[in-house]
Context: one part of a larger RNA
């Protein structure tokens, strides 16, 4: 001088972008924050057409209503989602990150793309209904039911694996042949289509490995036994001490092993001529964490923030027998602390799940709202006005200084305010088409109106742009450094004038 997630003190007129628990990864009340599909299933319930039948009637008509079908709803079975999105940085000093490789050692739901198939049967079970047992939470029998739940059996190869054979590879692989053996599947419909099963390729996404680098400490110098290698063998999608048996006895280190401390990394960001030093808030990218701590199931994908088991602290209900929670999601509490915001509005826009679609759902987001927390504009007027009014200041008492400043005169109309029309942010979506329908919230345009409602704050011995009078009298106080104050203080304190910056202005904290 620059910077800042800043606070603190005086003061505050508006607008745009952004920002904003840095401390207790201490502990929550309450509300929301992951649902969707009836075009996978059975059943209920409400309502509408049809209506076979009952009863009355001469008829016309009333009742009664098995059963089909249409609309709407939904708890249940099934499906996909729920591993994304959203939080925050405790932990770790290392294959976490980053930057170049590999992976002939892999995986991969949805989507695209080629081929090929979609065949035959079966048993259960939720819902439901009786009946029971508990305060609840929730459970039990006993009876029946349905599927794109489940099993089973047929076919199948370019898929998988075994034998063989031949081409090529640097390489343990790859391509081709031929023979053997393994493995499927599901239906829905409004008839347009959506779907199911094996299989090649892709694309995106991930797993692993590897080599450099990546804080402080030698008042840490020796460290290590599955430890380093081998051999079988077991595991994994997939190499590997990953795990086991067993045999060797190695392997790492002053190019700092090991042990202590600190720390989330990077893209960035602040400074600085630049080399560097310092940082890692917001944005993006990767990592780790979800009350501690360990575990594993489902699943393409967690060993899973708002799933699940068990162990510890806490907290809540409870008929004492038990049962229940997890804001490092949004917002809100109280605590902490110099400090940090609304228990707000819509899915209109992007984006994401689920639907065949209407269309739900989305505290992601998009917007308001609160704070001068920052960065930017904008305005608090313009012109013209001396015999230089008043007032305050100061004086050598002649005047001087605040000062064209103000009054008065004319001039304009930003912004606040008031009111009106439109519809740009709309792109979409329904619909054969005409056509119809979507704004939370914001802009922009035109009128009204009238100098009205808008200026502090820090400094004035030097450094350092700004000077005098009172008042105090080494007290009282100032202070970045130097040094002011002991009676004429340009240094305290107040007036007045000046200087700087300005809706900001100063003071501490930090970093260059």
């Nucleotide at each position: 001088g620059a910077a800042u997630g800043a606070a603190c003190g005086c003061u505050g007129g508006c607008g745009g972008c952004g920002u904003g628990g840095c401390u207790a990864a201490g502990a929550c009340a309450u509300g929301c924050a992951a649902g969707u599909c009836g075009a996978a299933c059975g059943a209920u319930a409400u309502g509408g057409u049809c209506g076979a039948u009952u009863g009355g009637g001469u008829a016309a008509c009333c009742u009664u209503g098995a059963g089909a079908u249409c609309a709407u709803a939904u708890a249940g079975u099934g499906g996909c989602g729920a591993a994304a999105g959203g939080g925050u940085g405790a932990g770790g000093a290392a294959c976490a990150g980053a930057u170049a490789g590999a992976u002939a050692a892999c995986g991969u739901a949805c989507c695209c793309u080629g081929g090929g198939c979609u065949u035959c049967g079966g048993g259960a079970u939720a819902g439901c209904g009786u009946u029971c047992c508990g305060a609840a939470a929730g459970g039990a029998a006993c009876g029946g039911u349905a599927a794109u739940a489940c099993c089973g059996g047929a076919u199948a190869a370019u898929a998988u694996c075994c034998g063989u054979g031949g081409u090529u590879g640097c390489a343990g692989g790859a391509c081709c042949g031929c023979g053997g053996a393994u493995c499927a599947a599901a239906g829905a419909u409004u008839c347009a289509u959506c779907g199911g099963c094996c299989u090649u390729g892709g694309a995106g996404c991930g797993g692993u490995c590897u080599a450099u680098c990546u804080c402080c400490u030698a008042u840490c110098a020796g460290c290590u036994u599955g430890u380093u290698g081998g051999u079988g063998a077991g595991g994994u999608a997939a190499c590997g001490g990953c795990u086991u048996a067993c045999c060797a006895a190695g392997g790492c280190g002053a190019c700092g092993a090991c042990g202590g401390g600190u720390a989330g990394c990077g893209g960035g960001a602040c400074u600085g001529a630049g080399a560097g030093g310092u940082u890692g808030a917001c944005c993006c990218g990767c990592c780790a964490c979800a009350u501690c701590g360990g575990g594993a199931c489902u699943g393409a994908g967690a060993c899973a923030c708002u799933g699940c088991c068990c162990g510890g602290a806490c907290c809540u209900c409870c008929a004492c027998g038990g049962a229940g929670g997890g804001c490092u999601g949004c917002a809100g509490u109280a605590a902490c602390g110099a400090a940090u915001a609304u228990u707000g509005g819509g899915c209109a826009a992007u984006g994401g799940g689920c639907g065949a679609a209407a269309g739900c759902c989305u505290g992601a987001c998009c917007c308001a709202g609160c704070g001068a927390c920052g960065c930017c504009g904008c305005g608090u007027a313009c012109a013209g006005g001396a015999u230089g009014a008043a007032g305050u200041c100061c004086c050598u008492c002649g005047g001087g200084a605040u000062g064209u400043a103000a009054a008065c005169u004319g001039u304009u109309g930003u912004c606040a305010g008031g009111g009106g029309a439109u519809a740009g942010a709309a792109a979409g979506c329904c619909g054969c088409a005409a056509g119809g329908u979507u704004g939370a919230u914001c802009a922009g345009c035109c009128c009204c109106g009238g100098a009205g409602g808008a200026a502090g704050u820090c400094a004035c011995g030097a450094c350092u742009a700004a000077c005098u009078u009172c008042g105090u009298g080494c007290c009282a106080g100032c202070a970045g450094u130097c040094g002011c104050g002991g009676u004429a203080a340009u240094a305290c304190g107040a007036a007045g004038g000046u200087g700087a910056c300005a809706a900001g202005c100063g003071u501490u904290a930090u970093u260059c």
Predicted 3D model of a 512-nucleotide part of an RNA (small-subunit ribosomal RNA, 5' domain) from a Planctomycetota bacterium.
Rfam family: Bacterial small subunit ribosomal RNA.
The prediction has a mean pLDDT of 81.